[in-house]
RNA sequence: AGAGUUUGAUCCUGGCUCAGAACGAACGCUGGCGGCAGGCCUAACACAUGCAAGUCGAACGCGCACGAUCCAGCUUGCUGGGUACGGCGAGUGGCGCACGGGUGAGUAACGCGUGGGAAUUUGCCUCAUAGUAUGGAAUAACCAUUGGAAACGAUGGCUAAUACCAUAUACGCCCUUCGGGGGAAAGAUUUAUCGCUAUGAGAUAAGCCCGCGUUAGAUUAGCUAGUUGGUAGGGUAAUGGCCUACCAAGGCGACGAUCUAUAGCUGGUCUUAGAGGACGACCAGCCACACUGGAACUGAGACACGGUCCAGACUCCUACGGGAGGCAGCAGUGGGGAAUAUUGGACAAUGGGCGAAAGCCUGAUCCAGCCAUGCCGCGUGAGUGAUGAAGGCCUUCGGGUUGUAAAACUCUUUUACCAGGGAAGAUAAUGACGGUACCUGGAGAAUAAGCCCCGGCUAACUCUGUGCCAGCAGCCGCGGUAAUACAGAGGGGGCUAGCGUUGUUCGGAAUCACUGGGCGUAAAGCGCGUGUAGGCGGUUUGAUUAGUCAGAUGUGAAAUCCCGGGGCUUAACCUCGGAACUGCAUUUGAAACUGUCAGACUAGAGUACGGUAGGGGAUAGUGGAAUUCCUAGUGUAGAGGUGAAAUUCGUAGAUAUUAGGAGGAACACCGAUGGCGAAGGCAGCUAUCUGGGCCGUUACUGACGCUGAGACGCGAAAGCGUGGGGAGCAAACAGGAUUAGAUACCCUGGUAGUCCACGCCGUAAACGAUGGGUGCUAGAUGUCGGGAGGUUUUCCUUUCGGUGUCGCAGCUAACGCAUUAAGCACCCCGCCUGGGAAGUACGGUCGCAAGAUUAAAACUCAAAGGAAUUGACGGGGACCCGCACAAGCGGUGGAGCAUGUGGUUUAAUUCGAGGCAACGCGAAGAACCUUACCAGUCCUUGACAUGCCUGUCAUAGGUUCCGUAACUGGAACCGUCGGUUCGGCCGGACAGUGCACAGGUGCUGCAUGGCUGUCGUCAGCUCGUGUCGUGAGAUGUUGGGUUAAGUCCCGCAACGAGCGCAACCCUUACUUUUAGUUACCAGCACGUUAUGGUGGGUACUCUAGAGGAACUGCCGGCGUCAAGCCGGAGGAAGGUGGGGAUGACGUCAAGUCAUCAUGGCCCUUAUGGGCUGGGCUACACACGUGCUACAAUGGCGGUGACAGUGGGCAGCUACAUAGCAAUAUGAUGCUAAUCUCUAAAAACCGCCCCAGUUCAGAUUGCACUCUGCAACUCGAGUGCAUGAAGUUGGAAUCGCUAGUAAUCGUGGAUCAGCAUGCCACGGUGAAUACGUUCCCGGGUCUUGUACACACCGCCCGUCACACCAUGGGAGUUGUUUCUGCCUGAAGCCGGUGAGCUAACCUUCGGGAAGCAGCCGUCCACGGCAGGGGCGAUGACUGGGGUGAAGUCAGAACAAGGUA
Repeated sequence: AGAGUUUGAUCCUGGCUCAGAACGAACGCUGGCGGCAGGCCUAACACAUGCAAGUCGAACGCGCACGAUCCAGCUUGCUGGGUACGGCGAGUGGCGCACGGGUGAGUAACGCGUGGGAAUUUGCCUCAUAGUAUGGAAUAACCAUUGGAAACGAUGGCUAAUACCAUAUACGCCCUUCGGGGGAAAGAUUUAUCGCUAUGAGAUAAGCCCGCGUUAGAUUAGCUAGUUGGUAGGGUAAUGGCCUACCAAGGCGACGAUCUAUAGCUGGUCUUAGAGGACGACCAGCCACACUGGAACUGAGACACGGUCCAGACUCCUACGGGAGGCAGCAGUGGGGAAUAUUGGACAAUGGGCGAAAGCCUGAUCCAGCCAUGCCGCGUGAGUGAUGAAGGCCUUCGGGUUGUAAAACUCUUUUACCAGGGAAGAUAAUGACGGUACCUGGAGAAUAAGCCCCGGCUAACUCUGUGCCAGCAGCCGCGGUAAUACAGAGGGGGCUAGCGUUGUUCGGAAUCACUGGGCGUAAAGCGCGUGUAGGCGGUUUGAUUAGUCAGAUGUGAAAUCCCGGGGCUUAACCUCGGAACUGCAUUUGAAACUGUCAGACUAGAGUACGGUAGGGGAUAGUGGAAUUCCUAGUGUAGAGGUGAAAUUCGUAGAUAUUAGGAGGAACACCGAUGGCGAAGGCAGCUAUCUGGGCCGUUACUGACGCUGAGACGCGAAAGCGUGGGGAGCAAACAGGAUUAGAUACCCUGGUAGUCCACGCCGUAAACGAUGGGUGCUAGAUGUCGGGAGGUUUUCCUUUCGGUGUCGCAGCUAACGCAUUAAGCACCCCGCCUGGGAAGUACGGUCGCAAGAUUAAAACUCAAAGGAAUUGACGGGGACCCGCACAAGCGGUGGAGCAUGUGGUUUAAUUCGAGGCAACGCGAAGAACCUUACCAGUCCUUGACAUGCCUGUCAUAGGUUCCGUAACUGGAACCGUCGGUUCGGCCGGACAGUGCACAGGUGCUGCAUGGCUGUCGUCAGCUCGUGUCGUGAGAUGUUGGGUUAAGUCCCGCAACGAGCGCAACCCUUACUUUUAGUUACCAGCACGUUAUGGUGGGUACUCUAGAGGAACUGCCGGCGUCAAGCCGGAGGAAGGUGGGGAUGACGUCAAGUCAUCAUGGCCCUUAUGGGCUGGGCUACACACGUGCUACAAUGGCGGUGACAGUGGGCAGCUACAUAGCAAUAUGAUGCUAAUCUCUAAAAACCGCCCCAGUUCAGAUUGCACUCUGCAACUCGAGUGCAUGAAGUUGGAAUCGCUAGUAAUCGUGGAUCAGCAUGCCACGGUGAAUACGUUCCCGGGUCUUGUACACACCGCCCGUCACACCAUGGGAGUUGUUUCUGCCUGAAGCCGGUGAGCUAACCUUCGGGAAGCAGCCGUCCACGGCAGGGGCGAUGACUGGGGUGAAGUCAGAACAAGGUA
C1' cells in the first nucleotide's frame, strides 16, 4: 500500500466482499512447563448454609456451676468466706457501624468532566485561649409476679455511671430595640496522664451556586401555574419558590423547548498516517442504588447494603392467635444462558475500627486452588548418516517423491522426575504463602505436537472415489463421467501449545468527504418569483480590542501512552525520572485582518430627464375566411370513407352548386434560425388602463447590496364545484372493419370536456434534464433593439444590451461545454449517498373529491447504472452483386412403377445421416456371404497377434464313409519339412495346458486426430512500424472513380507486408516444328466383286512432345492528362476466349468413435467367436428423388448415314450353326490407335388420323433362358397372352444465360448375376434478359439498439401454485403516561391535650415543661372514570418479494412493426 466482483471487451460511477489489528469472549479439534494478568457481558432472577463490624472493665453496676491466690472448717480433697488477681456473661454508657466491599437498575441531569464562585458545616487530628464548681432525680441489669407456641413482652421493687437534669461562672461566643438578654462541662486512676466544656485558627471531609462541554428522533412544535419575578415570613449548616401569603404576568423554545427512545459519567481502552470512529470489563475518580415504593429517627456525617417504621410482592416458621427474612459483601446453590472459578488459608505484610495498651475484629487485603481466557518465555533434542533401505504415493514404467527424513553411530539434559540444601519478603519478636522461589547432585532421548489451508483474491498439486448426487462456499463461484474448488489419500504451504470457526469494533471506506466527495447524461438544482430570520458583503479615516496572535501564571489527580534509566536469568510484568495531557481560567501586550462605534467617498445599487422595440398583462369593442346547421333555388343517383371495405347519408331528393340567414370557436398569409415575459406562457384589428427591459445624457442619494431556511404569491394540461355556452374537435360509449382474438391501431357516429365568469386543484420530460449573484479568461460569423463617428445615401467603422452557430486554452468517465461555461475563483440556498421494495405504508398538514406534500422499515439481490468500442440484428437508410427476381425454355406437385426416408409392424425389420448443408445419402451394386440385427445351436487363451512352458516331426492337406439343420465331431486311407558343426543344436510348422493377454460395428463426434459439408470461388481476413484515443479500439481497410475481384488509379497520418483475388497448372479452340505405328493415303505401283488389302510414302487427317499466339498491344471517343469503359481494325481466338483443378481468417460443440486412428468408460464361458435359418426386401399411410407416360414435333414398320469417351484373359469375342427370342453349341482374333465390345440413337421414307386409340405400359397367367452350392421368402432376361391408372396435373415449387437448356443414344465403375441410380462421352440443338421496384442470399458504408448463447435475442404484466416479510382490520390483550376525583399507612410539621407525668419553681392548691391520645395539612400504595403513546395478537383482506421448465397475450428494446 491494495485486491476480487457489473461488460464480448473498455473507461467511469457505484455497492458488495477480502487481506490487518483488537476482545472480560464462545464453539470445534488438540494440549508439555513456568511467569504475569483476567474470569456472570445473560435474570438489579430467587436464594439453603457458613462467614463479611465490632471494640472499650483505664466510664458503670451486677452475675458466674471459671481459673489463680489468701483465710477458716475439717471426712486431705471437699465446703464456706475474701482478694485493689485474672477471665467469662448479658446489660448501662462511649466510639465505630455514613469507612471498607458490591452492583449499574435508575438518571440526558449541575449527574459527570473542566474552570470558576460565596451564603456554609465539619466527629476523630493540629495549634491557641479560657475553664472543668455546686447539687439532684431516675433507670437497665438484677429480684418477684405474670402474658405468649414463638418472636417478644407487661406489672411491681432494688441500684451505678464519662447516662440524665438543675444551679453557679463565662475573656472570648450568640441575640439585641444597644438599655440589655442568653448559653458549658465528667470524670477515671498506678499522680502521671487520658478525658470533658467553650471559643478562635488550621487541616481533612462535605453541602450549595455558575460558564462551557456531554446520544438519537421534528413522522415529538409548542411547553409552563410555584410556573417566572418581586415583597414579607418560615425553613436549612447555608443561598434560593426550598416552602407559605400577597402582588405582577411572566419564563423556556427552530442556536430545537416539551415529548419519546437509549444510556451511569470520566481518566482512559481498541483502531487509525492523522482527523476521526467505536467502546467505558479489569485499575483509578465521581454519581446512583441496596427485594419494590414511601418516610423519618439517631448522629459531626445517613434519609443509612448486613439500622428503624409503614405499604406491597415473594419465601419461611406457627400451637392459626401471630411472627421472621432480604448475598447488586466472600464462598456457594438453583435458574437463565453460547458462556465465566473454591461453601480454601492467613491476619505474616499493607490498611481500617475500638482500646492508654496488650490485644480483639477485619471474605478489605495478602496468598493458595480451578480455567490455554489473554500476554510473555522455554521445551518436545543435537551432530554424523545414501544402497538415496523398507513402506506409502505418483509414473511417460525409465523413474520420481516422502528424504538425511528414518534406521545406525556419537553426544547433550533445558523441561519433567528423584535426592539434598534452602531464602528475601521482618525493625527485637511474629511468615498464611512454603520446604515455595532458587542452588547442588543423579538417571535416562528419556516425559512432551497439533491445527488450518492448497481454483482466483492468497503462500501451497497430484491420484482415486462421486457424477448438478453427496457436498463446498468470505466474494466471484465449483459439482451434470477425465473436479488442482466435494470426499479420501500422498505431497506441499502457514501458524504453533496452540490452530481454526463464529460474534463484535475500528481499518481498508475519499462509501457522510473538517482534513477529504459530488449534482447536463451515472443518485442528486426546489416549476418560477417576492421576501423574513440567518450567512456573506465596495473605497477611505479615526477609535475600540469581541474574534485573532504572542508572553506569563494557575490548573489539567494518580495510573495509562511516549522517551531515558532501574529490578525480576530474558520477556511479559513491576518501578524511578522526564516529557506529554493538543483543554480551561486569569493576566500582560500587539492592532494587520474580521467584528463593533463614529466620520467621509462614488466605481456596486437606486432615483430623475430624453428616446426606443415588443404575440408582456387586464378590460371593452370590432373584422373577414372557413367548418357546421337552417331556409330557398338548380339538379339526379349516388355520396362518403378505406390498404380494401362496411357501418353512415341519399329518390321523403343527398353529394355537388347558387343565394340568404344563425351560431360558436380559432385567428391563414406576414412568420423567422425572430420578439416579449421570472417561469407557466403570449399571435386578427382598435381603444383604455398597466408591468418590465434597453439606449443616451448629465444631475441626485450614498453601500441603500447578494443570497435566502421558514413564509407568501404565480403556476401548462387534465380534473372538481356553481352558472352560462356549445360550431368544430373529441376521452367514455355505440356501430363497422381488421384479426386466431382486437375491450386497440383504421372508419362512421358521439357525451363529458375543450369556450366564458367565479372558486378550487398545485402537478408535468414544469427540460438547457444545467439554482441565483459578482469578477476574470482567444476569436470568427449570422441575427434582434438602441446609440456614436465617417460617408460616395447606403454602406463602412465602433459601442451597449439580447438571441444563435462554429471554435482556442481549460474542464470532462466520455459524450461534449467553451465570454449565454459544464473554464478560473468567491458568496448564499437547495439536493445526493447501491438496485428493488417505494415516492409506497403509517402518522401529520392541505384538498369538496381526485389526490398533493412530508416520508420509512422488514425483506430481497450482487449488482443496478453512465459514456464510448467492436460485432450481430432491424417489418432503418444508401450503393453493389448473384438464374435472386423479371423475360423465357423445360420440369416437380396429379398417374403407374423404381428408389430413399418417416411412421407403423415385427423375434429382428442392424446402425448412422435430419432446414438450406438428411431423404437414388454412407451403399461403385443385402438371395448365402456381405451383416453389424433376430431365433436356435456350439466354443472359451479363443476366428486373429506376441511371449513363456510342455510335446510331436511331421503337421497341413487330400480322398471315401458315418452323423448333424449346419458348424463342431467320429472312422479309414494317402502323405511324413529344411539346414546342420550331427548336440533335440538352429529354423519352421502344428498340438496341449496354464499364465500374461486377445477380441468388441459396445458407449461417448459434447474428450479427440484425420477427413468432409456449409456460408462461398463470396472478396474478404490480418500483421509490423508510425499516428490518434485514459482505454476497449481506431487509422491503414474509410473517401472519389473503376473492376469479376481489398482489381487498379487518385486522394488521405499513414507507410509497408502477409493469407485470400488474379497469375503460375491441366484441358479445349488456331498454328509452327519434330516424330510417323497399330493411325493416314495426295502423288507412284500391285491386287480385289469390294475394302490402306499390299509395296511405298509421311503431304494431309490424326496421334503426342516442344514452341508460337492475346498484351486493352493498335485506332477513335469518353474519363481527372489516371485507372478504366465504349466502339473499331486485324485475328483461329478480344478484353478473365470456354471448362477444370485450386476453397483465406473463420462460423455451425455441423457430420463421422460404423473407413481409419485414438483418450476415458464398459463386457470377458460374453456386449467375444463359429454355424444354420430368418431379417435388412414387411405395409392402412405421409414425404423426397427419379423413370415411363398421357401421344401426331407422336406410335409402328421399313431403309440405313454420321460420333466420342472408355472396357476386355477366370475377359471381350468376330464368324458359322440352332432357336421367334433371351440364349446355346462350335470356332477365331486380341494382353489391344492392330482383335473385340460396336448396333450408335435421334435423322429419312411409309402407315396410323385424335380414340383411353396401332397412345401408355402397370398388373397377372403360361412357357422358357442365364448367373450361381442355392433364385420360396428375394435376381435379371425372353416369348406368347393379359392391357390398370393416366387425356398435361390445386396451392406451391425446381433447374437453366450457349454449344447452355431441351432432346438422343453410347461407355464405365461396383459386379457370379442384378441400375430407372452414379460417373463419364459425344449427336441434334433453342428461346429470353426491358431492367433492379419487389422475394431470397451476399458484400461495403451509415444509423438505432435495453441484443453479445448476439432477433431462433432480450423482455413486461395479469392469472394459477409454494414460501417469506409487511400494511389495513370488528376487536382482544399487555405496558407506559396524563387529567379529574376518592381513599389516606407510617412519618415530619401544626393544633389540641378534660387522661398521664421523677428532676425546676411553689403560697403545696398548683405552675412551668412534657407524654399518651385526638384532630388537621402534606403524602406512598390502592381505587373509580376518561384520554394519549408504544407493543403483542386477530377471522378476513391489500399490495410486495422470491421461486428450473405452468397459463394468457405480446407492452418495451430496431421506425420493435401505431416512434

Predicted 3D model of a 1459-nucleotide RNA (small-subunit ribosomal RNA) from a metagenome. Its Rfam family is "Bacterial small subunit ribosomal RNA". Clan: SSU clan.